This is a predicted structure of an 81-nucleotide RNA (c-di-GMP-I riboswitch aptamer) from a Candidatus Rokuibacteriota bacterium. The sequence was found by an Rfam model in a public genome assembly. The coordinates come from a structure-prediction model, not an experiment, and the mean pLDDT is 88. It matches the Rfam family "c-di-GMP-I riboswitch aptamer". Rfam links the family to the GO term cyclic-di-GMP binding. About the family: GEMM was predicted in a large-scale screen for bacterial structured RNA regulatory elements.
């Protein structure tokens, strides 16, 4: 340095759900709030899935949203076996 990830250590992310604020909607931000996570950090690149919308009605096509659904990309802290 790589591969890994411990009943290690210091930390650190925060599901459902409820309140506000945004948005036509998915969904997003903020505060609580923990189900979990070793990449649950970053990036819509490939699939998916959900939204809106047009349509020749073909799961076509055109915005979008999701990184905590899979997969590739790029970064990272810790060090036991």
């Nucleotide at each position: 340095u790589c591969u890994c990830g411990a009943c290690a250590a210091g930390g650190g992310c925060g599901a459902a759900c409820c309140u506000g604020c945004c948005g036509c909607g998915a969904g997003g931000c903020a505060g609580g709030g923990a189900c979990g996570c070793a990449a649950a950090g970053u990036c819509a690149c490939g699939g998916g899935u959900c939204a809106g919308g047009c349509c020749u009605c073909g799961a076509g096509c055109c915005u979008g949203a999701c990184a905590g659904c899979c997969g590739g990309a790029c970064u990272a802290c810790c060090g036991a076996a």